[in-house]
Context: one part of a larger RNA
Molecule: large-subunit ribosomal RNA, half B
Organism: marine sediment metagenome
RNA sequence: AUCUAGUUAAGGGAAUUCGGCAAUAUUAGCCCUGUAACUUCGGUAUAAAGGGUGUCUACAUUUGUCUUUGAUAUUAGGAGGCAUUUGUAGAUCUAAGUAACAAAGACUGCCCGACUGUUUACCAAAAACGUAGCCAAGUGCAAUUCUGAAAAGACGAGUAUACUUGGUGAAACCUGCCCAGUGGUGGUGUCUAAAACCUUUUUUCAAGAAGGCUAAGGUCCAUCAAACGGCGGGCCUAACUAUGAGGCUCUUAAGGUAGCGCAAUACCCUGUCGUCUGAAUGGCGACUUGCAUGAAUGGUUUAACGAGGUAGUCGCUGUCCCUAACUAGACCCUUCCGAAAUCACUGACCGGUGAAAAUGCCGGUGACAUUUAGUGGGAAGCGAAGACCUUGUGGAACUUUACUGCAACUUGUUGCUGUAAUUUUAUAAAAAAUACAUAGAAUAAGUAGGAGCGUAGAUGCCUAGUUUCGGCGAAAGCAGAGCACCAGUGUAAUACUACUUAUUUUUUAUAGGGUUGCUAACUUGUAAGAGGACAACAGCAGGCGGGCAGUUUGGCUGGGGCGGCACCCUGCAGAAAAGAUAUCUGUAGGGCCCAAAGACAAACUCAUCUAGCUUGGAAAUCUAGAGUAGAGUGUAAGGGCAAAAGUUUGUCUAACUGUUUUCUGAAUAGCAAAGAAAGCAGAGGUGAAAGCCGGGCCUAACGAACCCACGUGGCUUUUUAAUGGAGCCCGUGUCUGACAGAAAAGUUACCCCAAGGAUAACUGGCUGGUCGCGGACGGCGCGGUUUGGUACACCGCUGUCGGCUCUUCCUAUCCUGGUAGUGCACAAGCUACCAAGGGUGCUGGAGUUCACAUAUUAAAAGGAAUCGUUAGCUGGGUUAAGAACGUCGUGAGACAGUUUGUAUGAUAUCUACUAAAUGUGUUGUUGUUUGAGUGGAACAAUCCUGUAGUACGAGAGGAACCAGGAUUGGGAGCCUCUGGUCUAGCAGUUGUUAUGAGCAGGCUGCGCAGCUACGCUCUAUAUGGAUAAGUGCUGAAAGCAUCUAAGCACGAAGCCAUCCGCAAAACGAAACAACAAAGGCCGCUAUAGAAGAUGGCGUUGAUAGAGCUGGUGUGUAAGUUUCGAGGUCACGAGAAAUUCAGCACGCAGCUACUAAAAG
Repeated sequence: AUCUAGUUAAGGGAAUUCGGCAAUAUUAGCCCUGUAACUUCGGUAUAAAGGGUGUCUACAUUUGUCUUUGAUAUUAGGAGGCAUUUGUAGAUCUAAGUAACAAAGACUGCCCGACUGUUUACCAAAAACGUAGCCAAGUGCAAUUCUGAAAAGACGAGUAUACUUGGUGAAACCUGCCCAGUGGUGGUGUCUAAAACCUUUUUUCAAGAAGGCUAAGGUCCAUCAAACGGCGGGCCUAACUAUGAGGCUCUUAAGGUAGCGCAAUACCCUGUCGUCUGAAUGGCGACUUGCAUGAAUGGUUUAACGAGGUAGUCGCUGUCCCUAACUAGACCCUUCCGAAAUCACUGACCGGUGAAAAUGCCGGUGACAUUUAGUGGGAAGCGAAGACCUUGUGGAACUUUACUGCAACUUGUUGCUGUAAUUUUAUAAAAAAUACAUAGAAUAAGUAGGAGCGUAGAUGCCUAGUUUCGGCGAAAGCAGAGCACCAGUGUAAUACUACUUAUUUUUUAUAGGGUUGCUAACUUGUAAGAGGACAACAGCAGGCGGGCAGUUUGGCUGGGGCGGCACCCUGCAGAAAAGAUAUCUGUAGGGCCCAAAGACAAACUCAUCUAGCUUGGAAAUCUAGAGUAGAGUGUAAGGGCAAAAGUUUGUCUAACUGUUUUCUGAAUAGCAAAGAAAGCAGAGGUGAAAGCCGGGCCUAACGAACCCACGUGGCUUUUUAAUGGAGCCCGUGUCUGACAGAAAAGUUACCCCAAGGAUAACUGGCUGGUCGCGGACGGCGCGGUUUGGUACACCGCUGUCGGCUCUUCCUAUCCUGGUAGUGCACAAGCUACCAAGGGUGCUGGAGUUCACAUAUUAAAAGGAAUCGUUAGCUGGGUUAAGAACGUCGUGAGACAGUUUGUAUGAUAUCUACUAAAUGUGUUGUUGUUUGAGUGGAACAAUCCUGUAGUACGAGAGGAACCAGGAUUGGGAGCCUCUGGUCUAGCAGUUGUUAUGAGCAGGCUGCGCAGCUACGCUCUAUAUGGAUAAGUGCUGAAAGCAUCUAAGCACGAAGCCAUCCGCAAAACGAAACAACAAAGGCCGCUAUAGAAGAUGGCGUUGAUAGAGCUGGUGUGUAAGUUUCGAGGUCACGAGAAAUUCAGCACGCAGCUACUAAAAG
């Protein structure tokens, strides 16, 4: 010097800054006065704003207590003392009286949250959480809910005014519409639907299969939004315009109501207007088309409250203009001890090169060696195998309508598991009844027997019952002889008997279903009892099931994501004159179609044009001619094709079976599916035949293995008789388009690991589209400050925007200087040239760079330096963990959207730089110089006055050379003045203290020296040389002209000097002078100083101390005397005089008293 912690600052007073951060800077205690808007009437409130405050004396007074008087004694009283409370008056001192300590700055808007409270122990205290209040849901007690495998336990010694869960969040005013989706609840005809059970499955068993019955669930129907949630668009329209009450239309489950609104929500946006300001990306108030507000995911207000966020005003201040001084500690120095990180070796600068940012390479320059104190430019410094990004067939956590499972819950069934009644279903048996075409006497079930049956009651009547309303008709009752056959009708003929079909009824049995009882299993209870074949438990089965678990969630990619793509075919370009050849190179196609659009054979010739003929035209059909393909060939393109590969017709199915080979797929290694081609055999088609035909004129039109199904297929095996079962081969079919083929969704900002500069964000490099500049304009040139491209360096780490601080450089010059031109009269300008010496500022809002604005100014130029500068500062922004809004998402979560909050490490080794030493060299020492070289801006600019109201100009206006004065900025020095400080000093004063002192100088006033700026002085006048642009003289090349070629002369704040510093390590180490010695140690020291160093002195001495004198500061000491408000005295704060005193001194002078001995 600097840092940390403090003290104080003139004038200004937030101009600082993201922001009054920081700073008791301001305010402050007590008493009195006084106190607004608003309000939930409680508050706000200590609102705000004012006044007083010490000491002494007297009087009055409160409380306690003591003494005394009086009195027989008590009560009461009088007088006095001590302690204490309050009030009044007077006196008195200081700059200052809550004198120290202690002790709110205040007010006004807005946002959010009602409040007190809680929270991320260790970066977030908040707007987050909670809260009282409000609402909804569940739950009747062996409750719901929760824990546990269970036993069991909590809630709960509680009982719906209770417990549990969820949402909202005091109070006030309110809380709209939607049930289509998801979800909850309730219901439920049909349909779907498991196991168990039943039936069937040639015969027994097992296993399997099929069918039937069927619970919950689903389907379906309702309901619920203070459940999850959601709450539109277009066109037109009123007599200026504008707007749109209104109309039309599409559409939805409903289309956002009341409110609020550029907001913690608004992209555009710094919206527009008003107000606050000189100026406002700010605050507040409005408007409001609200990207993307909105009603208990609560909406809108709101008194009080808040270490919340934001804005303004007053006061106050070192936050700042603009810094300075002082104090303590660190630091520094001496001595004694004594780590760690780090560390290849080393250790200059500039330019270049280079894996594209070098102490180390190349070139040049510089540079004696070694230390000490510092500063932090560099070592792409140290620290940590980058947290961002990508990759990994890495991990973890979380979510869900990802995949696959498991608890839990629920439903059915079986077991534990008994009994009874009633009802119902199915089956079987028994009994009984019924059976209507027409015709026929008439209600003929069918078949067979049948000529009889009948007082052992035919037939008829009536009744219960039944019914299709015609009838039938048991038993009982009355009456008492007929009914059939025959005839007739009809397909069938009747009495009577037997059997059978269908339907119905009754009874019984078996097997179920429903309901209701019972008690004896079982459960519960101390018991009495209660429940009860239920429940619980166990097995099986269906449903539901992120409550839990295991996993997946692909690749290419000019980073990744989003988008696109992946297989196949064709042409051209790319493709670099064989062939082959990539890219998210360019361009156009396929994932079919056709039973004829296939096979064969035969016949024919197309498109188009010309001529001709009714309707008839440019173009219909017909005739004649020309007609190499200009047509057609299913579909892209290319290649093909004319007695055809095209068109038409005829006959057919080769769009066959088996088998072999070659080629393409896949050039040059391997490789599957698939495709193409050529044979042989069989059986065919067609053609007279030769022949052709294993789909399409050729090149696209596609798919492995496993599993499964199928086949008048072939085998093997089996309790191989049959039917079957199992397996193999062949063929066919169903799939992988991520197309040589896993069965598969998301989030991570709470994150983790590994790897990567194989790969992004910052910087650098390259490029130079964009950008800037130039341009006699060309497909131009230059620059490398923008934005891009690239992915070359860095991911075992180069700290990221802006500001502050500080320095250097460039010029494409903003000002100042010098010029030229001008539509230059002057003045003010415009354009261009030279020129980088100096300067280029202050404010408002915003994190801003930028941009905008206000007022100045000569001007308020542009850039570079790792978008200079974080081992220099800040940390407002970006970019972690908390939280909120809007939007998106079912959700976890997300957002180059918004908002609030949020840790900035470190002892400097080398180099560099600033200072200070030591050693050595320079051939003795000391002293004084020179100046090669080097640094500087040492000055820069402005204003005013005179010139001059002149030149100029019609006027209006209005210069300059030159001379003088001042100002601003920069630089250097200093302290006489002014100001600051002044832990020297003096004085006042509070509390404590016997006194002195001390109490972070206790506080306060003043203050010498010193140090300082806010103060003072200087930075002067000028000049010389060579030049730039430019201006000239003479003058040719080029008989002229020409500033140039030879020659000569001017010309700038710029260059070189002049001026001020450093400087002989200037290694070429200089010069001069003096001397024979000179220095050092040591001691006293300061004009010097971190340590070294430097300077002075050392008795022949004023070097320091001490003393004296002067001066300066403070402000009048102690003691004594007198006075002093009062009071009867005692007492008494204080005042005056002695006294410009006393005290103090880093200053000056004097004096050897002390210390500078000896060596």